[in-house]
RNA sequence: GGCCAUUCUCAGGGCGGGGUGAAAGUCCCCACCGGCGGUAAGGGCGCAAGCCCAAGCCCGCGAGCGCCUUCCUCCAUCAGGAGGAGGGGUCAGCAGAUCCGGUGCAACUCCGGAGCCGACGGUCAUAGUCCGGAUGAAAGAGAAUGGUC
Numbered sequence: 001g002g003c004c005a006u007u008c009u010c011a012g013g014g015c016g017g018g019g020u021g022a023a024a025g026u027c028c029c030c031a032c033c034g035g036c037g038g039u040a041a042g043g044g045c046g047c048a049a050g051c052c053c054a055a056g057c058c059c060g061c062g063a064g065c066g067c068c069u070u071c072c073u074c075c076a077u078c079a080g081g082a083g084g085a086g087g088g089g090u091c092a093g094c095a096g097a098u099c100c101g102g103u104g105c106a107a108c109u110c111c112g113g114a115g116c117c118g119a120c121g122g123u124c125a126u127a128g129u130c131c132g133g134a135u136g137a138a139a140g141a142g143a144a145u146g147g148u149c
Stems, first nucleotide, its partner, number of pairs: 001149010016030004031129002033118002035061004042053004056116002064094002067088009098114005120132003
């Protein structure tokens, strides 16, 4: 240093101004934000080998909803339905969103410009930004210990 095991720690940002209105952080105008891994013609360091940083919309992943499933309770016209508590991540979905110009051998990534996207439930009024599940879960990141090569 690689691999395996166990334990522990960490692991999401954002409504400021104006308008309308009885009421809006929810609508309208202007604004603000961007999880994790990978990739990288950009940037930084180094004599070098190389190392570090760099994408919301390029490839994947995650929580949520849905779906499937187990148990309990209730309803039922016996088809099924409702509520509660668990389980499942490959199972299709919601599950998302990028183009134009420039440079160049090459751009999804660089430079310039213009766009676009954002779970569920709640709410005096429709929410990426407020409240809630959530002091949760988790992609993953790190540390310690043990084993092994």

Predicted 3D model of a 149-nucleotide RNA (FMN riboswitch aptamer (RFN element)) from Ensifer adhaerens. It matches the Rfam family "FMN riboswitch aptamer (RFN element)". About the family: The RFN element is a highly conserved domain that is found frequently in the 5'-untranslated regions of prokaryotic mRNAs that encode for flavin mononucleotide (FMN) biosynthesis and transport proteins. The model forms 100% of the base pairs in the Rfam consensus. The sequence was found by an Rfam model in a public genome assembly. Its mean pLDDT, the model's own confidence on a scale to 100, is 79.